[in-house]
RNA sequence: GGCGAGAUGGCUCAACUGGCUAGAGCGUCCGGUUCAUACCCGGGAGGUUAAGAGUUCAAGUCUCUUUCUCGCUA
Numbered sequence: 001g002g003c004g005a006g007a008u009g010g011c012u013c014a015a016c017u018g019g020c021u022a023g024a025g026c027g028u029c030c031g032g033u034u035c036a037u038a039c040c041c042g043g044g045a046g047g048u049u050a051a052g053a054g055u056u057c058a059a060g061u062c063u064c065u066u067u068c069u070c071g072c073u074a
Stems, first nucleotide, its partner, number of pairs: 001073007010026004019057001028044005050066005
């Protein structure tokens, strides 16, 4: 350089050929339980879906450009 895959809460991942409010586990915070801690139970906060543009009534999802990561290859 060429080809392919990927980027979604602090971390790891869903969201199956566009559809109604983007969810889960862990973590974190509050409460319950306990003499206390942990486990366990209940609840909360936390996301401009890498960036920009386009198509559409509607985009995490489709198209284009850019950035970054991983793999294959010369």
A computed fold for a 74-nucleotide RNA from Roseburia intestinalis L1-82, annotated as transfer RNA.
The same sequence occurs in records of 6 taxa.
It matches the Rfam family "tRNA".
Its mean pLDDT, the model's own confidence on a scale to 100, is 81.